[in-house]
RNA sequence: UGGGCAGGCACGGGAGAGUGCGGGGCAACCCGCCGCCGAAGGAGCAACCGCCCCGGAAUCUCUCAGGCAAAACGGACCGUGCCGGCCGA
Numbered sequence: 001u002g003g004g005c006a007g008g009c010a011c012g013g014g015a016g017a018g019u020g021c022g023g024g025g026c027a028a029c030c031c032g033c034c035g036c037c038g039a040a041g042g043a044g045c046a047a048c049c050g051c052c053c054c055g056g057a058a059u060c061u062c063u064c065a066g067g068c069a070a071a072a073c074g075g076a077c078c079g080u081g082c083c084g085g086c087c088g089a
Base pairs, nucleotide, nucleotide: 001089003087004086005085007083008082009081010080011079012078013077018034020033021032022031023030024029035068036067037066041064042062043061044060048056049055
């Protein structure tokens, strides 16, 4: 100098599923039951990491947690900018 990888910060985008039933409350909302969703987090697993064990591990699976009118909040992931880190040329 020009690449690759992961991270932090800022900005932008960002899905799904209940205006269910009963009770309480002026209301916001809370409690119980039933139904449902997957994209915080968590757990399991396929391919793969040469083979076995162990371990890692998806946008797959589960639904513990979370969520289910709109808005707000949250949100995996994606993009841009900045900041340092690592790898190799």